Small-subunit ribosomal RNA from Pseudomonas sp., 1449 nucleotides, folded computationally. The prediction has a mean pLDDT of 81. Its Rfam family is "Bacterial small subunit ribosomal RNA". The source organism's lineage runs through Bacteria, Gammaproteobacteria, Pseudomonadales, Pseudomonadaceae and Pseudomonas. The sequence is in RNAcentral, with records from ENA and SILVA.
[in-house]
C1' cells in the first nucleotide's frame, strides 16, 4: 500500500435500530380534485387517491440472527425402520344456501403518581355461534349416528329490480369449507453399529421389566390401578469427572496414528435462574403469557417496570487477548400484500487493527582521491566500501489533474399478439416500443504532469546454529531453549563497530503435532539395565491334529443404494500475477442390499490315529503321612575314686569350685538330631526331603501288545500347596539362643569376644501367606553341528567283562552356526518358530499416603499424587585407591655406630610488641632458607626535613668550559656568598663532551596479580619407566606390542609369542681418581759426579725417580671350570694396580604438584605521578612471659691442663699477603725483606706420639698397666663488672678479639625423632667465597679410621601382574543418618466453612387433566320452571424454597 479472509467473556448492561395487508372491518383525520347550493367565498356531498398513530380481524413473530451453559446420551454420525402429522405450495374430487348475538374502537362516568384499569351505552366484519345440506371422512352395538363454509375486489352483452349510484344475474383471477390409503416440503418416533477418562467406581433397579386398559398426531410404563417377579452387568452396568456432535481443519508424513471441532456448512440444545402451560400447521416460543427466585430501575412506598449468548455500543470485573453507537436495501433472500410497494443490524458494503495469507515498492546504471568520519591496529594498515558525494537515468506505488466500465435482473406506461371467456372486456403469459432504479464511489481501469523526489527495521552471532572484534563490568550487574557464562585480558552480560537471518515485518511468551520405534496395530521389550506372579489345580476366554460331505457367518469377487454442498486432488476458466472466486471430473478408503465363489477358518456330519489317555509285566528313588524301634553325643541326677583349681580369651574377667568342682568309673532319666556312607547323586510342581522296620499313599521311568478315538495346550477371576520368624490354645524342654544380666574391648560399645540365659527352636490343632520363594530366565510344543562326564531303564554283539556299541528319560561340563548393548546363553538356549498367560515404560518420593479387601495382631494385598532432580541404571575400558593378593627394590625396616629432643649459646621462624620491627619462603620439598656476611651504606620499613622533568634515558631552546679554593647558616641534603680557571676538533660557519635554566613528550615504582607469563628451579627420583608408525582383535572406549617363562642395577637382555618396527629415557660416549708407558718443561726433584755451609737442593751439573700437565695403553664375562633350556646369565677360579657397572661427580624420559620466585632479570594488564618516584639525618630490620626447627660447647679420666717431638692435601694474596727481627702477659703494634706466586707470604696443621701432673675411697685378677665405681672436680664455659686491642667517618642502640677477674645450667637426656654400608660413620684440624670489620653457618680439604648387614614378617616410599571398586578434583576420594533454623509440597489432625449430591419427611406458586360441595353465566335448547355448555373456586401432581437424620465428594 492493495486485494481477500477472520476478530474476547452463558459477566452486568446505559442508549439508538426489528412486521405487514385499506383489495376483510368499523371508525377517525384532513392537503388536493370533481359536483351541487348558493349570501362568491363559505356550506355541503361524492370520488379519488393518501395516512391511520389507535381498535377489531387475518398471515408472519417456531424462519432467519447469536450463544455453547447444560448433555457421555432423551444429543451427533452412518444404514436402515413402522405406528404418524404437515400452514403457505402442487394435482384431483364436492361445495361455497339460509340465519343470529356480542366485543373493541368510540361516547359518558369513575379508580390510580404511574402503569393500568373499572362501570353504563352504542356498532362491523373474510371475528364468533346455530339451522339446512354431505362426494367423501369419522362413529357404531351396523338399525343408525356425528360434523363445513365466507367473502371481498375486477369487467359485462341479454333479462329482472332499483332511490338510475347500484344490485340480483353472468364472467375472470383471489379467497373459504369437506375431502384424497395423492405429491412436495417440513417435522415427531424406533432399531443396529460408531466415537472420552477412572474398577481406589462391582453389582445396579420398585414404574424397575412384563400382561391387559387409559392417553397421544403416532409405537412404546408415556400414565392410574391390579397381577405377576422379572430386566441390566468384566465385549464394563449403575456412579464420579470431563465434553455439543459432524463434515472437516491443523502440521508432520510412507502410512497407521495424534489433536483440534474457530470462519463455511449440516444436526442438537439455551435465551437472566427454575418450572409452566396457552395460542398455533408447527413452539412448551431469544425481542410473547404466568408463576417463584435473584439483580437492576421509576414511586406520590400504595405499587410498577425489565432481561444485548441480534447489529452496534457501555461499563465493572476477568483476562495474554480482539472492532464503528457508519451507509444501503443497488444486489441476494426473507415475511406481508393482486400488485405498486413497505420492512428486513439477514445481506451487500465502508471503518479500525500488520492479526494470517498473496503481490508491489522504497531506485537503476556508472563511479577509487579507495574522500571525511566511525571502528580495529602488529601503526605498515585493513574495514564499514562502489557504499556515499559526483555523473547519466527511470516514474511503478504515494501526489495533482482529466476521462471512466462492469456489478441492472427488473418495474412502470403505450401498442400487438395468445389462454380463459358469450366478449375486442378483466387477468394472466409473450414481444416490440418508451421511461426509470448503483449503498459502494472521488470505485477497477485509462491517459497527462512533476521529481529521486514521500516510504526499513526486527532478531541474532560460545556449540547446536548461519555470523566477531574493541571497550566497560570483575560471581558484581546481569544472560540463559539445552549445555552452560560471569571470581580483572568475557567471540556468552553491558556499549559499539562490523557481520548473519528474514524483511513491513522481526522478535518473544502459549498451545498442538513431529522428530519419539519414549505405549511399539503397522513397530518395543521383560538373565544382570524397569519387567515372569513363590509353585500347581482349573473355569470363562484364546488357540487348536489327519481326512469325507454340506452350509456360507467370516473371506474374496461383482453389482445397485447411499456416502449433503463446501474442503483436500486433477483438468480448465476469471480478476494485469497471486491469493481469491469458478466450472467439470476424480475422490470421500464407509455403510447397507443382491447375485456369485468354496480354496482356508467357522458350523453340522461321517470317518481315522501320530497328540492326549487307559490296561498288562517291570525297574531306581532322603516322593508324602501315621506307628514302633535303635545307637552315638550333649546336659542334668544319684553313687564310687581324687585334690586344687576348673572354665574361658588376642590377653583377660564375670562364672564354676574345700558345702569337693574339672578330670575318672559304674548307674538312671530326659529331650532333640541322625556322623561315616555322601556323589555338580536322587526324588519332589515350588516351598522342601537324609538312622531303621511296618502299614497306607502320590507320581516318574521302561517293555510289548491291546483300547477310547482330538478327549488338547495355555489360563484373567477362582481355589490348593506354600522356608523362616511370628501368633493363640494345649503340651514339652536335652542342646542351642533373639530379649535380657554380667565381664571384657573402647574416647564412647545400647556391638563384635567371654560367662549366664527366658521366648523360641519340638509336638498336636488353628492363623499368617512373605523371603536373593533365583537358574534374579513363565507353561507347552517342533526344528537347528558336536565331543566328554554320571544316575536310571531298555536293545544288539561277544572274548561272560569293573566289556564293546546303540537307544531312552534325566543331571553336569566344553564347544560351533546364530542371538546379545556387552558380559554371555548355546539340543536343559538366552537360537529359529507357533499357542497362551503375566509383567515393564526416566530417578526420588514410594512399594509409601488414602481408601477397599483379607487378618487374633504383626501386619499382606491392590496402589497414587503434589513436589523435586538432569539424571539415576547395566556392562565393558582406562587410570588410582585398599587395614585385597603374588613378585622385586631402596639405610625402608631389621643388625650395629654416632647424634637430635633435656643444658647453655649461636643462628633461623612462629607469635607478642612496636612509629617500624621490610618483604618472601610453609608436610616430605619452609624454617644456618634468598642473605657468598643489616653498625652508616646495604635498605626495599619508620619519623622527621626537603626536590618535582626530577637521581637516570632520548628529543628541543637558551646561557654556561668542565672543574676549583675559602667561608656562613643547617643534623644534613641544600641554601647563600666567593677564589682560581677559559680547555678539545674545525673546511671559521660551526661541532663534541660536560653543566645550569626553561617547557613538553615522558622518566620513575623492590607498587599489585607466580592463578596472565617467559626464563630458572624444587619434588616424584637417576625410580624404570613413557610412547608412536603400521598391521591385527574388539560396535566401541579401547587392547595387542609393553603381557608369559628365566634373568638384570635397568622395558638390561635371552627364550616364548598377532604382532613386526621404531622413538625418548636405561646404559655408553664427558670429567676426577687408581696402574702402567710415551712426549715435553723447570720455579719441581736429587741416583750417580763436583763444590760449599753452623745448617739448607744452598751452587755446578743431571732428568733416573717423584711431581706437573698433554697424549696413549688398561677391563672384554675376553680364558677355564660349574649351574641354566644348548641361550640371556649366574657361581667359583686364575691374571691383574684394578673384576663383573673399579671409587665419585656431571648428566634428571613423558609427565604430576594452578609447587616457587613480578624483590635476580625479562614481560601482558591494572594502579600512582607536588607521589606508592627522588634526596638527607636519625632509628628499625638487632625488640622478648613464649613455641618450634638447624647447628656450636659440654657434662669429662679413651678425659682436662702443661713440656717436648712428627706427618698433609687443596687454596688465596698488589686498594693485597705480609717474613726476619724489636715491643707487649696477650689480642696487638712496630718494621720494612720478598711475591704480580709449582720460587715469597698467608702457614703453626691438629688429632697423634714422649714425659710428668689432676684421681678420695674399694674390689677383682694382675703387676708395664687395665677395667668398674667416684667430684659439679685442675670437668663445664655461660653471664657480669673492669682494663685493652682493632677495623672504620663512627663500635651507645649494635661488631669482632685480648688479658686477669667472676664460674649458671649441665653428672648423657621423656614421648619421641635422625643420619650412615668403607677410605663411609665417626673425629682431628686446614682453606676459600662474602667481605673495612664482623661465622658455631656455607662450599671444599686433607689425617686418622671403624662396627654391623641373619634376613625381608613388620613400619615408610617405589616398580611390575592380577582382582574389588557406587572413586576420576581419584581414599586428603565418596558418602550415611541425627539434631538446631527458616521456608516449599504433601499425609495425619480436636475440628470447622464452602460447593455437589442420594435418601425419608415437610412445604405448595402459576399451570394443566380429571371430577366437584360453593359462586357466576349471550347465543343453543325448553313444558319458560330450567337443561346443557362455560368460567371462578375446591381437590390430585409439581417448581422455589425451609428443617433433620444418615451419607458421597
Nucleotide at each position: 500500500g492493495g486485494a481477500g479472509c477472520a476478530g474476547c467473556u452463558a459477566c452486568a448492561c446505559a442508549u439508538g435500530c426489528a412486521g405487514u395487508c385499506g383489495a376483510g372491518c368499523g371508525g377517525a383525520u384532513g392537503a388536493g380534485a370533481g359536483g351541487a347550493g348558493c349570501u362568491u367565498g363559505c356550506u355541503c356531498c361524492u370520488u379519488c387517491g393518501a395516512u391511520u398513530c389507535a381498535g377489531c380481524g387475518g398471515c408472519g413473530g417456531a424462519c432467519g440472527g447469536g450463544u455453547g451453559a447444560g448433555u457421555a446420551a432423551u444429543g451427533c454420525c452412518u444404514a436402515g425402520g413402522a405406528a404418524u402429522c404437515u400452514g403457505c405450495c402442487u394435482a384431483g374430487u364436492a361445495g361455497u344456501g339460509g340465519g343470529g348475538g356480542a366485543c373493541a374502537a368510540c361516547g359518558u362516568u369513575u379508580c390510580g403518581a404511574a402503569a393500568g384499569g373499572a362501570a353504563c351505552g352504542c356498532u362491523a366484519a373474510u371475528a364468533c355461534c346455530g339451522c339446512a345440506u354431505a362426494c367423501g371422512u369419522c362413529c357404531u352395538a351396523a338399525a343408525g349416528a356425528a360434523a363445513a363454509a365466507a367473502g371481498g375486489g375486477g369487467g359485462g352483452a341479454a333479462u329482472c329490480u332499483u332511490c338510475c349510484g347500484g344490485g340480483a344475474c353472468c364472467u375472470c383471477a383471489c379467497g373459504c369449507u369437506a375431502u384424497u390409503a395423492a405429491g412436495a416440503u417440513g417435522a415427531g418416533c424406533c432399531u443396529a453399529g460408531g466415537g472420552c477418562c477412572g474398577a481406589u467406581a462391582a453389582g445396579c433397579u420398585a414404574g424397575u421389566u412384563g400382561g391387559a386398559g387409559g392417553g397421544u398426531a403416532a409405537a412404546g410404563c408415556c400414565c392410574a390401578a391390579c397381577c405377576a417377579a422379572g430386566g441390566c452387568g468384566a465385549a464394563c452396568a449403575a456412579c464420579c469427572g470431563u465434553a455439543a456432535c459432524u463434515g472437516g481443519u491443523c502440521g508432520a508424513g510412507a502410512g497407521a496414528g495424534a489433536a483440534u471441532g474457530a470462519u463455511c456448512a449440516g444436526u442438537c440444545a439455551c435465551a437472566c435462574c427454575g418450572g409452566a402451560a396457552c395460542u398455533g400447521a408447527g413452539a412448551c416460543a431469544c425481542g410473547g403469557u404466568c408463576c417463584a427466585g435473584a439483580c437492576u430501575c421509576c414511586u406520590a412506598c400504595g405499587g410498577g417496570a425489565g432481561g444485548c449468548a441480534g447489529c452496534a455500543g457501555u461499563g465493572g470485573g476477568g483476562g495474554a487477548a480482539u472492532a464503528u453507537u457508519g451507509g444501503a436495501c443497488a444486489a441476494u433472500g426473507g415475511g406481508c400484500g393482486a400488485a405498486a410497494g413497505c420492512c428486513u443490524g439477514a445481506u451487500c458494503c465502508a471503518g479500525c487493527c500488520a492479526u494470517g495469507c498473496c503481490g508491489c515498492g522504497u531506485g537503476u546504471g556508472u563511479g577509487a582521491a579507495g574522500a571525511a568520519g566511525g571502528c580495529c591496529c602488529u601503526c605498515g594498515g585493513g574495514u564499514c566500501g562502489u557504499a556515499a558525494a559526483g555523473c547519466a537515468c527511470u516514474u511503478u506505488a504515494a501526489g495533482u489533474u482529466g476521462g471512466g466500465a462492469g456489478g441492472a435482473a427488473g418495474g412502470g406506461c403505450u401498442c400487438a399478439u395468445a389462454g380463459c371467456g358469450a366478449a375486442u372486456a378483466c387477468c394472466u403469459g409473450u414481444g416490440a416500443g418508451u421511461u426509470u432504479u448503483g449503498a459502494c464511489g472521488u470505485u477497477a481501469c485509462c491517459a497527462a504532469c512533476a521529481g529521486a523526489a514521500u516510504a526499513a527495521g526486527c532478531a541474532c552471532c560460545g556449540g547446536c546454529u548461519a555470523a566477531c572484534u574493541u571497550c566497560g563490568u570483575g560471581c558484581c550487574a546481569g544472560c540463559a531453549g539445552c549445555c552452560g557464562c560471569g571470581g580483572u585480558a568475557a567471540u556468552a552480560c553491558g556499549a559499539a563497530g562490523g557481520g548473519u537471518g528474514c524483511a513491513a515485518g522481526c522478535g518473544u511468551u502459549a498451545a498442538u503435532c513431529g522428530g519419539a520405534a519414549u505405549u511399539a496395530c503397522u513397530g518395543g521389550g521383560c538373565g544382570u539395565a524397569a519387567a515372569g506372579c513363590g509353585c500347581g489345580c482349573g473355569u470363562a476366554g484364546g488357540u487348536g491334529g489327519c481326512u469325507u460331505g454340506a452350509u456360507a457367518a467370516g473371506u474374496u469377487g461383482g453389482a445397485u443404494g447411499u456416502g449433503a454442498a463446501a474442503u483436500c486432488c486433477c483438468c480448465g476458466g476469471g480478476c494485469u500475477c497471486a491469493a481469491c472466486c469458478u466450472g467439470g471430473g476424480a475422490a470421500c478408503u464407509g455403510c447397507a442390499u443382491c447375485c456369485a465363489a468354496a480354496a482356508c477358518u467357522g458350523u453340522c456330519u461321517g470317518g481315522c490315529u501320530a497328540g492326549a489317555g487307559u490296561g498288562c509285566g517291570g525297574u531306581a528313588g532322603a516322593g508324602g503321612g501315621u506307628a514302633g524301634u535303635g545307637g552315638a553325643a550333649u546336659u542334668u541326677c544319684c553313687a564310687g575314686u581324687g585334690u586344687a583349681g576348673c572354665g574361658g580369651u588376642g590377653a583377660a574377667a564375670u562364672g564354676c569350685g574345700u558345702a569337693g568342682a574339672u578330670a575318672u568309673u559304674g548307674g538312671a532319666a530326659g529331650g532333640a538330631a541322625c556322623a561315616c556312607c555322601a556323589g555338580u547323586g536322587g526324588c519332589g510342581a515350588a516351598g522342601g526331603c537324609g538312622a531303621c522296620u511296618a502299614c497306607c499313599u502320590g507320581g516318574a521311568c521302561u517293555g510289548a501288545c491291546a483300547c477310547u478315538g482330538a478327549c488338547a495346550c495355555u489360563g484373567a477371576g477362582g481355589u490348593g500347596c506354600g522356608a523362616a520368624a511370628g501368633c493363640g490354645u494345649g503340651g514339652g524342654g536335652a542342646g542351642c539362643a533373639a530379649a535380657c544380666a554380667g565381664g571384657a574391648u573402647u574416647a564412647g560399645a545400647u556391638a563384635c569376644c567371654c560367662u549366664g540365659g527366658u521366648a523360641g527352636u519340638c509336638c498336636a490343632c488353628g492363623c499368617c501367606g512373605u523371603a536373593a520363594a533365583c537358574g534374579a530366565u513363565g507353561u507347552c510344543a517342533a526344528c537347528u553341528a558336536g565331543c566328554c562326564g554320571u544316575u536310571g531303564g531298555g536293545a544288539u554283539c561277544c572274548u561272560u567283562g569293573a566289556g564293546a556299541u546303540c537307544u531312552u528319560a534325566g543331571u553336569g561340563g566344553c564347544g560351533c552356526a546364530g542371538c546379545u548393548a556387552a558380559c554371555g546363553c548355546a539340543u536343559u538356549a538366552a537360537g529359529u518358530u507357533g499357542a497362551c498367560c503375566g509383567c515393564c515404560u526416566g530417578g526420588g518420593g514410594a512399594g509409601u499416603a488414602c481408601g477397599g479387601c483379607c487378618g487374633c495382631a504383626a501386619g499382606g494385598u491392590u496402589a497414587a499424587a503434589a513436589c523435586u532432580c538432569a539424571a539415576a541404571u547395566g556392562a565393558a575400558u582406562u587410570g588410582a585407591c585398599g587395614g585385597g593378593g603374588g613378585c622385586c627394590c631402596g639405610c625402608a625396616c631389621a643388625a650395629g655406630c654416632g647424634g637430635u629432643g633435656g643444658a647453655g649459646c649461636a643462628u633461623g621462624u612462629g607469635g607478642u610488641u612496636u612509629a617500624a620491627u621490610u618483604c618472601g619462603a610453609a608436610g616430605c620439598a619452609a624454617c644456618g632458607c634468598g642473605a657468598a656476611g643489616a653498625a652508616c651504606c646495604u635498605u626495599a620499613c619508620c619519623u622527621g626535613g626537603c626536590c618535582u622533568u626530577g637521581a637516570c634515558a632520548u628529543g628541543c631552546u637558551g646561557a654556561g668550559a668542565a672543574c676549583u679554593u675559602u667561608c656562613c647558616a643547617g643534623a644534613g641534603a641544600u641554601g647563600g656568598a666567593u677564589u682560581g680557571g677559559u680547555g678539545c676538533c674545525u673546511u671559521c660557519g660551526g661541532g663534541a663532551a660536560c653543566u645550569c635554566a626553561g617547557a613538553c613528550a615522558c622518566a620513575g615504582g623492590u607498587g599489585c596479580u607466580g592463578c596472565a607469563u617467559g626464563g630458572c628451579u624444587g619434588u616424584c627420583g637417576u625410580c624404570a619407566g613413557c610412547u608412536c608408525g603400521u598391521g591385527u582383535c574388539g560396535u566401541g572406549a579401547g587392547a595387542u606390542g609393553u603381557u608369559g617363562g628365566g634373568g638384570u642395577a635397568a622395558g638390561u637382555c635371552c627364550c616364548g609369542u598377532a604382532a613386526c618396527g621404531a622413538g625418548c629415557g636405561c646404559a655408553a660416549c664427558c670429567c676426577u681418581u687408581g696402574u702402567c708407558c710415551c712426549c715435553a718443561a723447570g720455579u719441581a726433584c736429587c741416583a750417580g759426579c763436583a763444590c760449599g755451609u753452623g745448617a739448607u737442593g744452598g751452587u755446578g751439573g743431571g732428568c733416573a725417580c717423584a711431581c706437573u700437565a698433554a697424549a696413549g695403553a688398561g677391563a672384554c664375562u675376553g680364558c677355564c671350570g660349574g649351574u641354566g633350556a644348548c641361550a640371556a646369565a649366574c657361581c667359583a677360579c686364575a691374571c691383574g694396580a684394578a673384576a663383573g657397572g673399579g671409587g665419585g661427580g656431571a648428566u634428571g624420559a613423558c609427565g604430576u604438584c594452578a609447587a616457587g620466585u613480578c624483590a635476580u632479570c625479562a614481560u601482558g594488564g591494572c594502579c600512582c605521578u607536588u607521589a606508592c618516584g627522588g634526596c638527607c639525618a636519625a632509628g628499625g630490620c638487632u625488640a622478648c612471659a613464649c613455641a618450634c626447627g638447624u647447628g656450636c660447647u659440654a657434662c669429662a679420666a679413651u678425659g682436662g691442663g702443661c713440656c717436648g717431638u712428627a706427618c698433609a692435601a687443596a687454596g688465596g694474596g698488589c686498594a693485597g699477603c705480609c717474613a726476619a727481627g724489636c715491643c707487649g702477659c696477650a689480642a696487638g703494634g712496630u718494621g720494612g725483606a720478598g711475591c704480580u706466586a709449582a720460587u715469597c707470604c698467608c702457614a703453626a696443621a691438629a688429632a697423634a706420639c714422649c714425659g710428668a701432673u689432676c684421681g678420695a675411697c674399694u674390689c677383682g685378677g694382675a703387676c708395664u698397666g687395665c677395667g668398674g665405681u667416684g667430684a659439679g672436680u685442675c670437668c663445664g664455659g655461660a653471664u657480669c663488672g673492669c682494663a685493652a686491642u682493632c677495623u672504620a667517618c663512627a663500635a651507645c642502640u649494635c661488631g669482632a678479639c685480648u688479658g686477669a677477674g667472676u664460674c649458671a645450667a649441665g653428672u648423657c637426656g621423656g614421648a619421641a625423632u635422625c643420619g650412615c654400608u668403607a677410605g663411609u660413620a665417626a673425629u682431628c684440624g686446614u682453606g676459600a667465597a662474602u667481605c673495612a670489620g664482623a661465622a658455631c653457618g656455607u662450599c671444599a680439604c686433607g689425617g686418622u679410621g671403624a662396627a654391623u648387614a641373619c634376613g625381608u614378617u613388620c613400619c615408610c616410599g617405589g616398580g611390575c601382574c592380577u582382582u574389588g571398586u557406587a572413586c576420576a578434583c581419584a581414599c586428603c576420594g565418596c558418602c550415611c543418618g541425627u539434631c538446631a533454623c527458616a521456608c516449599c509440597a504433601u499425609g495425619g489432625g480436636a475440628g470447622u466453612g464452602g460447593g455437589u449430591u442420594g435418601c425419608u419427611c415437610c412445604a405448595g406458586a402459576a399451570g394443566u387433566a380429571g371430577c366437584u360441595a360453593g359462586u357466576c353465566u349471550a347465543a343453543c335448547c325448553u313444558u319458560c320452571g330450567g337443561g346443557a355448555g362455560g368460567a371462578c373456586g375446591g381437590u390430585a401432581c409439581c417448581a422455589c424454597g425451609a428443617g433433620a437424620u444418615c451419607g458421597u465428594u